The RNA shown here (small-subunit ribosomal RNA) has 1546 nucleotides and comes from an uncultured Planctomycetales bacterium. Rfam family: Bacterial small subunit ribosomal RNA. Model confidence (mean pLDDT): 83 of 100.
RNA sequence: CCCGAGAGUUUGAUCCUGGCUCAGGAUGAACGCUGGCGGCGUGCUUGAUACAUGCAAGUCGAACGCAUCGGCAAAGCCAAGGUGUCCUGGCGGAACCGGAGGGCGAGAAAUCGUUCAAAGGGGACAAAGGGGCAAAGAGGCGGAGCUGGUGAGUGGCGGACGGGUGAGUAACACGUAGGUGAUCUGCCUCAAAGUGGGGGAUAACUGUUCGAAAGGGCAGCUAAUACCGCAUGUGGUCCUUGGGAGACCGAGGAAGAAAGGCGAGAGUCGCUUUGAGAUGAGCCUGCGGCCGAUUAGCUAGUUGGUGAGGUAAAGGCUCACCAAGGCGAAGAUCGGUAGCUGGUCUGAGAGGAUGAUCAGCCACACUGGGAUUGAGAACGGCCCAGACUCCUACGGGAGGCAGCAGUAAGGAAUAUUGCACAAUGGGGGGAACCCUGAUGCAGCAACGCCGCGUGGGUGAAGAAGGCUUUCGAGUUGUAAAACCCUUUUCUGUGGGAUGAGGAAGGACAGUACCACAGGAACAAGUCUCGGCUAACUACGUGCCAGCAGCCGCGGUGAGACGUAGGAGGCGAGCGUUAUCCGGAAUCACUGGGCGUAAAGGGUGCGUAGGCGGCUUCGCAAGUUGGGUGUGAAAUCCCUCGGCUCAACCGAGGAAUGGCGCCCAAAACUGCGGAGCUCGAGGGAGACAGAGGUGAGUGGAACUUGUGGUGGAGCGGUGAAAUGCGUUGAUAUCACAAGGAACACCGGUGGCGAAAGCGGCUCACUGGGUCUCUUCUGACGCUGAGGCACGAAAGCUGGGGGAGCGAACGGGAUUAGAUACCCCGGUAGUCCCAGCUGUAAACGAUGAGCACUAGAUCGAAGGGUCCUCCGUAGCCUUUCGGUCGUAGCGAAAGUGUUAAGUGCUCCGCCUGGGGAGUAUGGUCGCAAGGCUGAAACUCAAAGGAAUUGACGAGGGCUCACACAAGCGGUGGAGGAUGUGGCUUAAUUCGAGGCUACGCGAAGAACCUUAUCCUGGACUUGACAUGCACGGAUGGGCCGCCUGAAAGGGAUGGUUCCUGCCUUCGGGUGAAACGUGCACAGGUGCUGCAUGGCUGUCGUCAGCUCGUGUCGUGAGAUGUCGGGUUAAGUCCCUUAACGAGCGAAACCCUUGUCACUAGUUGCCAGCGAGUCAUGUCGGGGACUCUAGUGAGACUGCCGGUGUUAAACCGGAGGAAGGUGGGGAUGACGUCAAGUCCUCAUGGCCUUUAUGUCCAGGGCUGCACACGUCCUACAAUGGCGCAUACAAAGGGAAGCGAACCUGCGAGGGCAAGCAAAUCCCAAAAAGUGCGCCUCAGUUCGGAUUGCAGGCUGCAACUCGCCUGCAUGAAGCCGGAAUCGCUAGUAAUCGCGGGUCAGCAUACCGCGGUGAAUGUGUUCCUGAGCCUUGUACACACCGCCCGUCAAGCCACGAAAGUGGGGGGCCGACGAAGUCGCCGAGCUAACCCUAUGGGAGGCAAGCGCCGAAUCGGAACUCCAUGAUUGGGACUAAGUCGUAACAAGGUAACCA
Repeated sequence: CCCGAGAGUUUGAUCCUGGCUCAGGAUGAACGCUGGCGGCGUGCUUGAUACAUGCAAGUCGAACGCAUCGGCAAAGCCAAGGUGUCCUGGCGGAACCGGAGGGCGAGAAAUCGUUCAAAGGGGACAAAGGGGCAAAGAGGCGGAGCUGGUGAGUGGCGGACGGGUGAGUAACACGUAGGUGAUCUGCCUCAAAGUGGGGGAUAACUGUUCGAAAGGGCAGCUAAUACCGCAUGUGGUCCUUGGGAGACCGAGGAAGAAAGGCGAGAGUCGCUUUGAGAUGAGCCUGCGGCCGAUUAGCUAGUUGGUGAGGUAAAGGCUCACCAAGGCGAAGAUCGGUAGCUGGUCUGAGAGGAUGAUCAGCCACACUGGGAUUGAGAACGGCCCAGACUCCUACGGGAGGCAGCAGUAAGGAAUAUUGCACAAUGGGGGGAACCCUGAUGCAGCAACGCCGCGUGGGUGAAGAAGGCUUUCGAGUUGUAAAACCCUUUUCUGUGGGAUGAGGAAGGACAGUACCACAGGAACAAGUCUCGGCUAACUACGUGCCAGCAGCCGCGGUGAGACGUAGGAGGCGAGCGUUAUCCGGAAUCACUGGGCGUAAAGGGUGCGUAGGCGGCUUCGCAAGUUGGGUGUGAAAUCCCUCGGCUCAACCGAGGAAUGGCGCCCAAAACUGCGGAGCUCGAGGGAGACAGAGGUGAGUGGAACUUGUGGUGGAGCGGUGAAAUGCGUUGAUAUCACAAGGAACACCGGUGGCGAAAGCGGCUCACUGGGUCUCUUCUGACGCUGAGGCACGAAAGCUGGGGGAGCGAACGGGAUUAGAUACCCCGGUAGUCCCAGCUGUAAACGAUGAGCACUAGAUCGAAGGGUCCUCCGUAGCCUUUCGGUCGUAGCGAAAGUGUUAAGUGCUCCGCCUGGGGAGUAUGGUCGCAAGGCUGAAACUCAAAGGAAUUGACGAGGGCUCACACAAGCGGUGGAGGAUGUGGCUUAAUUCGAGGCUACGCGAAGAACCUUAUCCUGGACUUGACAUGCACGGAUGGGCCGCCUGAAAGGGAUGGUUCCUGCCUUCGGGUGAAACGUGCACAGGUGCUGCAUGGCUGUCGUCAGCUCGUGUCGUGAGAUGUCGGGUUAAGUCCCUUAACGAGCGAAACCCUUGUCACUAGUUGCCAGCGAGUCAUGUCGGGGACUCUAGUGAGACUGCCGGUGUUAAACCGGAGGAAGGUGGGGAUGACGUCAAGUCCUCAUGGCCUUUAUGUCCAGGGCUGCACACGUCCUACAAUGGCGCAUACAAAGGGAAGCGAACCUGCGAGGGCAAGCAAAUCCCAAAAAGUGCGCCUCAGUUCGGAUUGCAGGCUGCAACUCGCCUGCAUGAAGCCGGAAUCGCUAGUAAUCGCGGGUCAGCAUACCGCGGUGAAUGUGUUCCUGAGCCUUGUACACACCGCCCGUCAAGCCACGAAAGUGGGGGGCCGACGAAGUCGCCGAGCUAACCCUAUGGGAGGCAAGCGCCGAAUCGGAACUCCAUGAUUGGGACUAAGUCGUAACAAGGUAACCA
């Protein structure tokens, strides 16, 4: 001394780095809302801006002379009227004397002590009235004299304190510690000695005069503690001289003081000289405390000396002369900013910030300069200059609030023109006293701190009201009300201080405080409620309005906006803003870092500096211990005390990390001396090497030239072309020339400080290693500045030029292609001389030394063992690599070549962008290099790793994905859907795959919809409830109007009309009418939802528990090797298991068995028919429909890991999931649907509801999708003829028969179905015709005539017959389906449906081809890799241009500020010179002269002002440059994947 907290925000997630932000405390504060009281404090932080008015410094008459107003008053004169004394008068009556008697105490008692006290005595004193005696005199005039006040003046002291402010000042200004032998100090204290005797003036005043005034002039008079000589001189000062080391001492000499006042007096207050003290001040010094180097050099009185002057005093303080110094990287000079300190705020502390109030110091007083007086110097003194303001008679004058109040202005903002000198203190005075805006108090302000209150207790019907609600209730809430209390506060009344030392005297103040009375009375707000951060709901709003400290909220269900209810925090306050510290270890001394996050200089040499081996002696600077002085007070802390407590205040103590002085120690550092050898260096002997420089030289290749051979191309590319070539290329041979570079060896080999170094030889030369251990003896390490070296490109000059090759030309590519590719080609590349000085100059890792497990490879040496050599092995030194332990690290990694552990020195970093930019400086020939910001802007930027996704990355694998095939689409006509167009309307939805013959399994009306036009209804077409009405009612048949719906009036018809009943009636269930709640909505939102559905995809995946690894996200499992259709299974394995999926279970189909046997079947038996399971019968068969069996890689062989599994085979109806179906993991697409249904919210309510008629959904230049029919002979037509399956049927299927060419019609049997009907299957098969033609193909279109359904076929149905007979002769680019009972082809049925099918859903018949592969396209799975993506490549993202806005730079200039320099002018003023003018004191020989003084003049210096040349800062500037920012602009696509030419640095 009493003590240390974190959180939010970068990401899909993680760890780290790193910034931003928040929670705390504080303030001389301000603003918003609110406001009861008291105490103690505090209150222009801005314009040192300007100030009206009042006050803030006077006092002394005991220094002095006047003036003026009083008071007292002698002598003298006038004079009203009373007074004094004695006696009398006396009601009464004090002191005092007295002591009967009593009380109390002590004692055994006598008695003693003490106290109260009656009677009596005593007689001071005593009013009116009455009587006697006596001297004077109120008042008035007068004024000698005395005394008091006031006024200015002379004089003294004080106006140098107190009070204000912080402009200036970076300085001995301040702080601290010292020095002053280099000094002064009024008043005060102590001490010594004096205070004698003279003189001349002057203000005031009087007179006069100038002036508007302010102010003067002249003449005259006068005093002093004013002024001046003379005398004296203790002591002091000076001179001479003697002594002394000196301080100083002795002797002699010189000049040099004074004032009086008061008092009757004693005396007292002064005055003069001197010494000492105290106090205050001056000067000097060490050390300490701001920023900038984009300020690096500064300095002529500058540094020192000698001499002089000056000052209180040292000193260049000033001057003359002499010398040439002084300061500076430990930051001079310059620029910016700033009063300093005790302290204050914060902080755990170290620190950081600050310097209000209080206290100490400094500086300033309108701005600048100057002196005077004085002990001391100027806020409220003087002079001058300037700016400003005021007065003026225009001639001149006056002024200075940064004193207290106050005003204006500025500003977010800061008070009364108050009371008092009662207290404390100050000035003057002998004192009384006067003065004091110092001070004490009051006023104003929630400005701060502290204290108090706004009530306390009981009180559930959990009131009412509010809010919410799932409608039950919950909450507000014991809260209120109500009852019982209390009175701090409040109001009223009464009393009433301390503060004042002995009496009086109190501004505050009738205040504090006290007592009594009254009555819960007069007294609560503010901020917040998404996270951080305590506290939640409803409504409104709808990316609007708004919020926001950061992250971020708001686009129709907002806990984030606004309001309300509720809640939380604090509370006479609460929030906001601003600022400081903290958190921030985010400048890191305590206490950080630099391989990849920001950060190691490109490399070396080396200066200053920093640091430095072993032994010993000394010193004592650092260091350590002890003592001592100081560290002002206040503050902080502790203890105690005073205000009721606290704040506040008082007392004592502690503390004040600092500095000075003294003493001691000697380990360590330092310094000095002496030694040592291990650090370092030298010597001797060896060794390796692309180390460097210069000279010479070699071969291969290339190009060119010459000549020969040869004859059509060559060359080049993805493919081409440009280019070369019949004037002979390319190719090939020979010769020659030229320049550059050095294959093989060659190597994570070597050398060098780095850059860098490669044919061979020679010369010169630097460094290294090993061995010997001979020499020197710490000679060392690092290294700010400095110097040197320093790739490539580039520059200057001169050479050289084979190849290559920026720029450039051409050819391609391309949308473009100023590129990538190709053909050429200039600088350059090469050499010499010079410059540049930068690189991703990288190990992104500074240098040195030491220590800390190893293993292994390579290079250069040395040693040793076995027998000599050599090799191998082993040991050892140095160098170069790989792996790895501990440790370190955010991780990845690093790991004796550290990024480990320590020491020393240097360099560098502090969020991203702006920006390595601007500006300044400097270097460079230039290009440019080095140094190097700010405004503004963002909340991130970043590192490593993780999971995904993606890649014109890789590997493995799969799928009708491709390939191989078959058939189509795209062409025609038609059907249908969509778009578009049109329309009164063409209702709505669906939109790549995954919309488009889809919702719609069937729009003539209906359907059908907010589709359109028109007409109607309004509790409604439909549901429930309430109220009223009353039997009104319903059905059926009617009437009028109308297109109908509807509306209207009004008849008929007992057809119906509930329940109870006392038969009178009651009730109101059903219905109706009226009204109210409500109904209704295919209205909106599929981005509020449920449900359902599509797609990836029947792809093989998706996860969990426990364990383990990792700081963590996560990983492992799920990877790897095999295998599978499959994450299927096996093996391996830090994993072991499990779940959802896959598979299986289910349905169907294929084989068999059993059971059953009608409506199905008919072999055998029987009957019957022309014939037919027709009948009796039968269950054998088919079939039907129930139950079972069967298939499991079970068996064999081979391969394989003794596995899983695969291949082949046997058996079998079926063989390796037998075929088909149903079944769809975690999830994705805000996929689709509010028009199936359900549903939140919103909207609508005589309409967006309901009803009706007609129209539309069918509209047609066109485009697309899906289909049908075709183009024909594998066909068409005709005739004949065979074989299905699965279905449907009562508002139905409808046989047979009749009829019609036919569709159909008529009549009508049978059948609710294994019975009857639809029902004919078709392709096929047989026979015939057609013979390649727009046809006997094809059937569109159209005409006529019919049929069917239906209320109704015009818009707008289907079918039939006859006639008509279009396009089309196999289809461009492109594209679809399909792997076996499949494709293709053929027909049949069903649903919907009155009718309408080329669509849809099913059924069977006939029935192929090809592939056994994975290069490519598409999609998918796993592993791996890269990533700047995570909305995940339809990603991200760059630059120009265009638009808006912001700040900055440049700029011809322009305007202003600052401090210096030079020059001109030169005020006041000091100093000096001069002084012919003027002149009281002193002197003389005196009408005068002298000394001295003054004015005037001159000189030096000198402020302001003016001018000049530069420097510097700020503002502004046409234009211009880049930069930042801004949902949806333009052009491209540079980067991130191999980013499509790897990227990046110079």